[in-house]
RNA sequence: GCAGCAGGGCGUCUCGUCGCUGACGCACCUCCGGGUGUGUUUGAGGAAAGUCCGGGCAACGUAGAGCACCAUAUUUCUUAACGGGAAGCUAUCGGUGACGGUAGGGGCAACGUGACAGAAAAAAACCGCCGCUACCAAGCGGUAAGGGUGAAAAGGCGGGGUAAGAGCCCACCGGGUGGUAUAGUGAUAUAUCAUGCCGCACGCCCUAUGGGUUGCAAGGUCAAGUAUAUCGCCAUUUAAGGGUUGCUCGCCCAUUGGCGAGGGGUGGACUGCUAUAGAAGCGUGGCAACACGUUUCACAGAUAAAUGACGAGACGUAAGCGGUGGCUCGCAACAGCGAAAGUGCCCUUACGACAUAACCCGGCUUAUAGUCCGGCUGCUUUU
RNA sequence: GGCGCUAUAGCCAAGUGGUAAGGCCAGGGUCUGCAAAACCCUCAUCCCCCGGUUCAAAUCCGGGUGGCGCCUCCA
Numbered sequence: 001g002c003a004g005c006a007g008g009g010c011g012u013c014u015c016g017u018c019g020c021u022g023a024c025g026c027a028c029c030u031c032c033g034g035g036u037g038u039g040u041u042u043g044a045g046g047a048a049a050g051u052c053c054g055g056g057c058a059a060c061g062u063a064g065a066g067c068a069c070c071a072u073a074u075u076u077c078u079u080a081a082c083g084g085g086a087a088g089c090u091a092u093c094g095g096u097g098a099c100g101g102u103a104g105g106g107g108c109a110a111c112g113u114g115a116c117a118g119a120a121a122a123a124a125a126c127c128g129c130c131g132c133u134a135c136c137a138a139g140c141g142g143u144a145a146g147g148g149u150g151a152a153a154a155g156g157c158g159g160g161g162u163a164a165g166a167g168c169c170c171a172c173c174g175g176g177u178g179g180u181a182u183a184g185u186g187a188u189a190u191a192u193c194a195u196g197c198c199g200c201a202c203g204c205c206c207u208a209u210g211g212g213u214u215g216c217a218a219g220g221u222c223a224a225g226u227a228u229a230u231c232g233c234c235a236u237u238u239a240a241g242g243g244u245u246g247c248u249c250g251c252c253c254a255u256u257g258g259c260g261a262g263g264g265g266u267g268g269a270c271u272g273c274u275a276u277a278g279a280a281g282c283g284u285g286g287c288a289a290c291a292c293g294u295u296u297c298a299c300a301g302a303u304a305a306a307u308g309a310c311g312a313g314a315c316g317u318a319a320g321c322g323g324u325g326g327c328u329c330g331c332a333a334c335a336g337c338g339a340a341a342g343u344g345c346c347c348u349u350a351c352g353a354c355a356u357a358a359c360c361c362g363g364c365u366u367a368u369a370g371u372c373c374g375g376c377u378g379c380u381u382u383u
Numbered sequence: 384g385g386c387g388c389u390a391u392a393g394c395c396a397a398g399u400g401g402u403a404a405g406g407c408c409a410g411g412g413u414c415u416g417c418a419a420a421a422c423c424c425u426c427a428u429c430c431c432c433c434g435g436u437u438c439a440a441a442u443c444c445g446g447g448u449g450g451c452g453c454c455u456c457c458a
Stems, first nucleotide, its partner, number of pairs: 001379005007373004012314007020043001022041008045354001049365002052363005057215004064249004069211005074088005089104006105206003111203004126147002128143006155173002158170003174198002176195008219271004228262001230261005241253003264457002278297008315352006322346003326343002328339004384454007393407003401438001409425005431447005
C1' cells in the first nucleotide's frame, strides 16, 4: 500500500422569513363553555420500524386443582425480568488466517419412520467362501473376510484361531462407560487404571424450569342522543344460562326472566399520559456484560394525527478531456527549468441515506448514503 | 394502535418431510360436410422472496414482502 476480520461511536449544522404542536403570560370579546390577537418558550430515532421475547401498568368477582398446550435446556456470571447479554467449555462445519456458523438435560426398555436403489435400513445371505446330502446340477446349513447399492451397511488394521469365518481371542489405534490424582468457582482438560462395552438419525418417552387470559380501542369519569322492532335457544323452582381462560371439576352471579343474533343512538370531552429499572458527566470494582457511589439536569404528548416549506451559507462525498503548481516526480552541483500520474488548494455540477413517537421501559431482529476511533489477520514492497 | 389469518398454473384449489392430486381455461388430435357436445393427449422446475436444519423441504425453523379479517362508546 491492497484485501479482509471483529468491536465501539457519529449519522448533517447555522441564520433569515412564513407555518404547525404543547405550556405559560398579557390584551380584547363572551351566550362564562370558550374564542381572537400577541409575546416568550417547547417539539422524534438509532432504529421511533417488525411487534419477535421479557417486564411495568390495567381489567377479568384472587386466577384453586387436574389434563392438554407452548417455550427453554453445556458452565459461570449479569438483570426488575427474559427465550436477551458477557466471558468461557466440548463437538463439528467454513476460511491460508484474524474469525464466523451450528449443536450441546436424560432414556434408547418398548413402538414408529428411513422414499428410490440395494440381498439386507437391523438380530441382513443376492453373488462369493465353507460343510453336508458324499460327481455335476439342485437343496439344506454355516459365514459379514471380498463384491456392488445407498445420505447412511454392523469400529480400523495385523496376528492367532477356524471347515470357512467372525471382538470369537490377543497387540496397537479410534470411540464409549466407570474409578483415581492434579489444575480450574465450574463446564472441562491432562495423566493413569479398569472394562470387548462398539451402528446412526429423527419421531417418541421422561425430567427440570417458566407461562392464568386479554391488552391503553386495557380501564375510569362525564356529556349528548335512542325503540330494545323482530327472530332463535333455554328456564319458570331446579335446572338451563352466564362470569373476556383450550377442556373437566371447583368457586361465584342474578332473579323472572336469562343468553345470543339483530335493531336504535353517538362519532364528543376529561383521565389513563408521560418523572422514570430517567439522562449526561466523573470516580471505584470487574476481562466483560454490569454493579455501586457522587454531581448536575428535567427532555414530545399529537388524535386524522404537530417537527415542515422557501432562501442563503457552512460541512461531507462523488464526478470534471476545469484551474494552480505547495508537496511529489524528471533534468540539475545550486539557482532554476519542466511534467501533470498521485496528493493539497481553488472552481463548477450533482448528491446527503434508512426512516417519523401514538401507554411506557429492557433487549432481539431487520433497513441504513457517508464517516470516525483504536485492535487484529493475510499478501506485497521498502528499510 | 393492538390481535389474528393467508400466499401453490391465467382462475378455483388438494397436498403437514420422499417424483405437486383434481376442476375450469388454453393448445393439439379423433369424430363431423362444417361446427357443438363427447372422448384422448399436453400444460408447475423461482410452490411469494432470502437464509438455515435434513440424505432429501411446498411442508420444519428464522427473517423479509404483499393481501385479508376482527377489536370504540351508550342503553